[in-house]
Context: one part of a larger RNA
Molecule: large-subunit ribosomal RNA, domain VI
Organism: Candidatus Vogelbacteria bacterium
RNA sequence: CGUUGAAUGUUGAAAAGAGUUGUUCUUAGUACGAGAGGACCGGAACGAACUGACCUCUGGUCUGGGGGCUGUCCUAUCAAGGGCACCGCCCCGUAGCUAUGUCGGGAAUGGAUAACCGCUGAAAGCAUCUAAGCGGGAAGCCAACUUUAAGAUUAACGUUCGUUAUGAGACCCGUGGGAGAUGACCACGUUGAUAGGCUUUAGGUGUAAGUCCAGUAAUGGAUUCAGCCGUGAAGUACUAAUUCGUCCAUUCCCAUUAGGAAAUCUG
Repeated sequence: CGUUGAAUGUUGAAAAGAGUUGUUCUUAGUACGAGAGGACCGGAACGAACUGACCUCUGGUCUGGGGGCUGUCCUAUCAAGGGCACCGCCCCGUAGCUAUGUCGGGAAUGGAUAACCGCUGAAAGCAUCUAAGCGGGAAGCCAACUUUAAGAUUAACGUUCGUUAUGAGACCCGUGGGAGAUGACCACGUUGAUAGGCUUUAGGUGUAAGUCCAGUAAUGGAUUCAGCCGUGAAGUACUAAUUCGUCCAUUCCCAUUAGGAAAUCUG
């Protein structure tokens, strides 16, 4: 830009992906074979590699969480804290992101076939799978499975709303994230839980400060499974999503409620 206004739900022409394989058990030490050995067919289980999704578990990371430790400067000093030192170093660690973790997949089935195996059967009184005709037959082909998909210019279909103002819908703007470089996508905009704040909490760290007690003291104990945090969860309009805006739609001819033109079909 088109599909001659939108919103929403679909159809599927076509395309892409997937398609792998091992071992063990059983059938059965059966058929077969003098023995040694040792099956087809069928039924189960466990894997390998590859691949999709996810974070309950096992781990990793987690530079805005908690705790411990050192040096130095500062808060006048003690105590308690703050800054800097690779996040100063160390030990743990939520959400998120992750694999080595978890769950799943390549299954079954149908059709037409290849090599090949057949039935009936002439040419050619026989024979012959082939000439007419009819079957079987592969990890391969076509479907089936997963995904994309109407620019499928043949531009499809359904439902609802709207067409001159009673304006459908979209944009701009704002609050944001399960989305993200920016656009885009998605949620929300007071008829509101979209983000922040506040309250509660799953969870993390590990028992705060102050005071009291014991000890000469370092320190230990009680208050205290405390204190602090809480990217997760729930609630709550306290704050900010205000107001004003922008874009946007239906027809050639004839003519009046019915037709024509074009094309096709019938008689």